[in-house]
Context: one part of a larger RNA
RNA sequence: CCCUCGUUAAGGAACUCGGCAAAAUGACCCCGUAACUUCGGGAUAAGGGGUGCCUCAUUAUUGUGAAAGGUGCACACCUGGAGCGAGAAGAGGCCGCAGAAAAGUGGCCCAAGCGACUGUUUACCAAAAACACAGGUCUCUGCGAAGUCGUAAGACGAAGUAUAGGGGCUGACACCUGCCCGGUGCUGGAAGGUUAAGGGGAAGGCUUAGCGCAAGCGAAGCUCUGAACCAAAGCCCCAGUGAACGGCGGCCGUAACUAUAACGGUCCUAAGGUAGCGAAAUUCCUUGUCGGGUAAGUUCCGACCCGCACGAAUGGUGUAACGAUUUGGGCGCUGUCUCAACGAGGGACCCG
Numbered sequence: 001c002c003c004u005c006g007u008u009a010a011g012g013a014a015c016u017c018g019g020c021a022a023a024a025u026g027a028c029c030c031c032g033u034a035a036c037u038u039c040g041g042g043a044u045a046a047g048g049g050g051u052g053c054c055u056c057a058u059u060a061u062u063g064u065g066a067a068a069g070g071u072g073c074a075c076a077c078c079u080g081g082a083g084c085g086a087g088a089a090g091a092g093g094c095c096g097c098a099g100a101a102a103a104g105u106g107g108c109c110c111a112a113g114c115g116a117c118u119g120u121u122u123a124c125c126a127a128a129a130a131c132a133c134a135g136g137u138c139u140c141u142g143c144g145a146a147g148u149c150g151u152a153a154g155a156c157g158a159a160g161u162a163u164a165g166g167g168g169c170u171g172a173c174a175c176c177u178g179c180c181c182g183g184u185g186c187u188g189g190a191a192g193g194u195u196a197a198g199g200g201g202a203a204g205g206c207u208u209a210g211c212g213c214a215a216g217c218g219a220a221g222c223u224c225u226g227a228a229c230c231a232a233a234g235c236c237c238c239a240g241u242g243a244a245c246g247g248c249g250g251c252c253g254u255a256a257c258u259a260u261a262a263c264g265g266u267c268c269u270a271a272g273g274u275a276g277c278g279a280a281a282u283u284c285c286u287u288g289u290c291g292g293g294u295a296a297g298u299u300c301c302g303a304c305c306c307g308c309a310c311g312a313a314u315g316g317u318g319u320a321a322c323g324a325u326u327u328g329g330g331c332g333c334u335g336u337c338u339c340a341a342c343g344a345g346g347g348a349c350c351c352g
Stems, first nucleotide, its partner, number of pairs: 001347008010338002014336001019333001027051005036041001038172001052094005061086004069078003095099001107331007114323002119131002135170007147156003173318004178248003183245002185241005192236003198230002203225003207221001210217002249267005276310001277307001288304005
């Protein structure tokens, strides 16, 4: 010096990103217990007091309940209270620094964020505000179901049957969930446009019986092409649909101080963000401004609203309870620190 421990004057978070670590709390009995609340909780809230041994006294009280006694034909019942077990409260006394004498064994409170909750997770850097969750909603599926695995047989779904099963989103509960269907998707429609294979077979080519003096024409057949026309879904098209993917404006003017603009004009759009919330896990400017807390506060809490760039199941706003969750504050407590010291054990190191 390192590791693991113990103790420490005065102070008590001044340490530090941060009370990290440590200290502290801790059992049982009694008293007492707030806001809030979904009336269950919160709650061991918080905050207090007591605790050994001896004597009264194997006490009071209490659980069990034997014998004897009584009634009854009897099962049994009544009375009875031994023995055994539990065991305060009180009074008096004794000892110690200390009586839950050691050990095991919640620190507490306040205010916010997130997630309702118990659960689940990155085996070996993340346990969380991530995942899941009951609940909500949309959608598919009529049973040889939809969906999934498999080439198939077959299997799961399910020995279930729409109060069932699959998929998506949301995520207890409370109050709610606005406007836009132009684009994309999905569902429905079928008049028209487009449209494949296939059907169709006009017409043409090759070949040559025949005709012709020749040039050439050229039936049938074989063969090679092949027009019109018929022809589904889809797409175009027409509607619907947002707890489908998604989206939810700009400029100018205006009130008898000023400022602001309930009001007006205009352009654009499918429609221009409703309720609620808001410098927020979202705010760039920004340590916004005001208030609170501190002697002093880029954090925190309450407001304001100019929302760079919140916003309603990619849910909005609240919310009791819960949390090894995140942030801020306080009490207690301490070697975290002022500021270090001593001690124990084990290493390192030195000698043998």
The part of an RNA shown here (large-subunit ribosomal RNA, domain IV) has 352 nucleotides and comes from a Bacillota bacterium. The full RNA is in RNAcentral, with records from ENA. NCBI's taxonomy places the organism under Bacteria, Bacillati, Bacillota. Its mean pLDDT, the model's own confidence on a scale to 100, is 87.